[in-house]
């Protein structure tokens, strides 16, 4: 690289090196010399794994609550919108907008 379950409308930034790009891709639409990606410190967020934490059940697994010490994560905007498909509303039509599956992609755990 690939496969499975699961989440994705909520949360959470300062500084220091540098110095033009980012936001996964296209399409829009933002961000950005009042500092972009990147390292590096520090602090923070959550709560996927975790806990020798509590309560029910208990052979085990498990619910439901609680921690946050440890592995990841992640701290601009709903995963920024959207991209295929369906309904349904305006509208002469282009087109737009609404909802619902759905495709992509992120993270996480097991497997590979």
């Nucleotide at each position: 690289a690939g496969u499975u379950u699961a989440u994705c409308g909520a949360g959470a930034a300062a500084g220091g090196c540098u110095g033009a790009g980012g936001g996964a891709c296209g399409g829009g639409c933002c961000c950005g010399a009042u500092g972009a990606a990147g390292c590096c410190u520090u602090a923070g967020c959550a709560a996927c794994c975790u806990c020798u934490c509590g309560u029910c059940a208990c052979u085990u697994c498990g619910a439901c609550g609680g921690a946050a010490a440890g592995g990841u994560g992640c701290u601009a905007a709903u995963u920024c919108c959207u991209g295929c498909a369906a309904a349904g509303a305006u509208g002469a039509a282009a087109a737009u907008c609404u909802u619902u599956g759905g495709g992509a992609g992120a993270u996480a755990a097991a497997c590979a």

Predicted 3D model of a 112-nucleotide RNA (SAM riboswitch aptamer (S box leader)) from a Candidatus Zhuqueibacterota bacterium. NCBI's taxonomy places the organism under Bacteria, Pseudomonadati, Candidatus Zhuqueibacterota. The coordinates come from a structure-prediction model, not an experiment, and the mean pLDDT is 86. It matches the Rfam family "SAM riboswitch aptamer (S box leader)". Its family is annotated with regulation of gene expression in the Gene Ontology. Of the family's consensus pairs, 94% are formed in the model.